This is a predicted structure of a 72-nucleotide RNA (transfer RNA) from Comamonas aquatica DA1877. The source organism's lineage runs through Bacteria, Burkholderiales, Comamonadaceae, Comamonas and Comamonas aquatica. The prediction has a mean pLDDT of 83. The same sequence occurs in records of 2 taxa.
RNA sequence: GCGUGAUUAGCUCAGCGGUAGAGCACUGCCUUCACACGGCAGGGGUCACAUGUUCGAUCCAUGUAUCACGCA
Numbered sequence: 001g002c003g004u005g006a007u008u009a010g011c012u013c014a015g016c017g018g019u020a021g022a023g024c025a026c027u028g029c030c031u032u033c034a035c036a037c038g039g040c041a042g043g044g045g046u047c048a049c050a051u052g053u054u055c056g057a058u059c060c061a062u063g064u065a066u067c068a069c070g071c072a
Stems, first nucleotide, its partner, number of pairs: 001071007010024004018055001026042005048064005
């Protein structure tokens, strides 16, 4: 330099055009003398960034950034 893949909640990951989810973690309540376990409820996301396509984009296209792998 070229190619491929990844980027979504604090962490690990789903979702692949039609209102953004799970597990763990976090907060409150119940339970306990207390802690843990368990139960109930709740908070937390400009979906890496920009532009475009579309009635509508996490999803499609182009560019940029970071990381990983391969080729030279």
The RNAcentral record of the sequence draws on Rfam.
It matches the Rfam family "tRNA". By type it is a transfer RNA.